A computed fold for a 349-nucleotide part of an RNA from a metagenome, annotated as small-subunit ribosomal RNA, central domain. The prediction has a mean pLDDT of 88.
Context: one part of a larger RNA
RNA sequence: CUGGGCGUAAAGGAUGCGUAGGCGGCUUAGUAAGUCUCGUGUGAAAUCCUAUGGCUUAACCAUAGAACUGCACGGGAAACUACUAAACUAGAGUUCGGAAGAGGCAGAUGGAAUUAGUGGUGUAGGGGUAAAAUCCGUAGAUAUCACUAGGAAUACCGAUGGCGAAGGCGAUCUGCUGGGACGAUACUGACGCUGAGGCAUGAAAGCGUGGGGAGCAAACAGGAUUAGAUACCCUGGUAGUCCACGCCCUAAACGAUGAAUGCUAGUUGUCAUGGCACUCGUUGUCGUGGUAAUGCAGUUAACACAUUAAGCAUUCCGCCUGGGGAGUACGGUCGCAAGAUUAAAACUC
Numbered sequence: 001c002u003g004g005g006c007g008u009a010a011a012g013g014a015u016g017c018g019u020a021g022g023c024g025g026c027u028u029a030g031u032a033a034g035u036c037u038c039g040u041g042u043g044a045a046a047u048c049c050u051a052u053g054g055c056u057u058a059a060c061c062a063u064a065g066a067a068c069u070g071c072a073c074g075g076g077a078a079a080c081u082a083c084u085a086a087a088c089u090a091g092a093g094u095u096c097g098g099a100a101g102a103g104g105c106a107g108a109u110g111g112a113a114u115u116a117g118u119g120g121u122g123u124a125g126g127g128g129u130a131a132a133a134u135c136c137g138u139a140g141a142u143a144u145c146a147c148u149a150g151g152a153a154u155a156c157c158g159a160u161g162g163c164g165a166a167g168g169c170g171a172u173c174u175g176c177u178g179g180g181a182c183g184a185u186a187c188u189g190a191c192g193c194u195g196a197g198g199c200a201u202g203a204a205a206g207c208g209u210g211g212g213g214a215g216c217a218a219a220c221a222g223g224a225u226u227a228g229a230u231a232c233c234c235u236g237g238u239a240g241u242c243c244a245c246g247c248c249c250u251a252a253a254c255g256a257u258g259a260a261u262g263c264u265a266g267u268u269g270u271c272a273u274g275g276c277a278c279u280c281g282u283u284g285u286c287g288u289g290g291u292a293a294u295g296c297a298g299u300u301a302a303c304a305c306a307u308u309a310a311g312c313a314u315u316c317c318g319c320c321u322g323g324g325g326a327g328u329a330c331g332g333u334c335g336c337a338a339g340a341u342u343a344a345a346a347c348u349c
Base pairs, nucleotide, nucleotide: 004320005319006318007303008302012317014201015200016199017198021194022193023192025088027086028085029084030083031082033081034080035077036076037075038074039073040072041071042070049065050064051063052062053061054060091191092188093187094186095184096183097182103177104176105175106174107173108172109171110154115149116148117147118146119145120144121143125136126135162169163168206247207246208245209244210243211242215241216240220236221235222234223233258316259315260314261313262312263311266294267293268292269291270290271289272288273287274286275285276284277283278281298305299304322349323348324347331342332341333340334339
């Protein structure tokens, strides 16, 4: 390289948009680049193959044939691919209608709780643990009532429920705004799929500048435990967690399952939306699109998957090739840094 693979054995890129490229619905006519066919020329010799012959045989050598699967030119075919012209509506999109949603951004508002402060009542404990102690408290704590301040998070509803490309999104209201499903079929007429590079988004932690800081809490301090205890438990507590702007760009970023299209038994629940029927309801039934459970064929090493495939096929991209060394070194790119990304070899089993 071929081949074989990628849920869990090595292997799906964190996710999307999209450039080049690759692939691409249906009908008619044409062209003849690919394709097929016929012919001509060429395809050195040696080698390989076949036959015959020569060295006593063989290797070896000689002669003849075949072959050299290629290239060029000419004639022809027109199914398929391609190209040109025209047409279509089943893919894709636009329009219209009424619904669903923690989708996003910004602003405003609310209640519960924790903490702190002030004042009242009140008196000796409180707190914490397996048990304690550090700790708080007669300078009046804990408890209880009222008021005030501030920050963060939004109980119940809440659900194998919803939305989003993923990360993710949960109090209420308002404004702006993205996407999808269903139904109607009016319009466009293949406008599609995938996507190396590229661009954008990307939890938490971390970084920069400026705010904010109630609770929680790395680091740190003390008390315990213990042989020790740089821990688990307890009392405190700073970064941080929150906001604005700018970086970082990684995760068990997981469904450990790339995207798209078609086909292949069922049954049950649920969400959104529509049709039909009647006894008009908390009804029955039939669709479409999500989301789950169970299960046949098939697949699988097994577990399991099973119309939301890991089944049967096609297209495109990414990735794997024994373990360690190593996701490391060096170099490049990016970053303020932390580091990220790309990515070996010696050696060893």